[in-house]
C1' cells in the first nucleotide's frame, strides 16, 4: 500500500403511521327512550393501547482483545522458565457530518438500500 472477513442479540426510548382495540362524529336495526346495545361508514389535523423503530440514542448480555490464577499437555538452556487447551476472575470494547431517491409492511418513520452517494 492492497485484498479479505467482521461490526451480534434482547429490552426500551426519540420517532412513526393506522391493520386491530379505544376515542370522536354519522347512518340503520333493536329499545318506551338520541338510554343502552348490534352492524356499518368516516376521521391519525384523535391524547392513547397493540404494532414498527435508530450505524452515528439508552441499558444489559454475548463475542473480541489484554492480564492474573488453577488444571492438563508439550518444549526446555531445568529456572518463581516458555508455549498451548479449558475454566474462574479483572480490565477494556474507540470514532462517526451525511442528502435526494427508492423499498417493505395495513401504513409510515431516525426501519431497509446505508458506517451507501457525497463531504471533511
Nucleotide at each position: 500500500a492492497a485484498c479479505a472477513a467482521g461490526a451480534g442479540c434482547a429490552c426500551c426510548u426519540a420517532g412513526g403511521g393506522u391493520u386491530c382495540c379505544a376515542c370522536u362524529g354519522g347512518a340503520a336495526g333493536u329499545u318506551g327512550a338520541u338510554u343502552g346495545u348490534u352492524u356499518u361508514c368516516a376521521g391519525g389535523u384523535u391524547u392513547g393501547g397493540u404494532c414498527c423503530a435508530a450505524g452515528a440514542g439508552g441499558u444489559g448480555c454475548a463475542a473480541g482483545c489484554a492480564g492474573c490464577u488453577a488444571u492438563c499437555a508439550g518444549a526446555u538452556a531445568u529456572g518463581u522458565u516458555c508455549u498451548g487447551u479449558u475454566g474462574u476472575c479483572u480490565g477494556u470494547u474507540u470514532c462517526a457530518c451525511g442528502g435526494a431517491g427508492g423499498g417493505a409492511u395495513a401504513a409510515a418513520a431516525g426501519c431497509c438500500c446505508g458506517g451507501g452517494a457525497g463531504a471533511g

Guanidine-I riboswitch aptamer from an Actinomycetes bacterium, 120 nucleotides, folded computationally. The coordinates come from a structure-prediction model, not an experiment, and the mean pLDDT is 82. The model forms 96% of the base pairs in the Rfam consensus. It was read from a public genome assembly, where an Rfam model found it.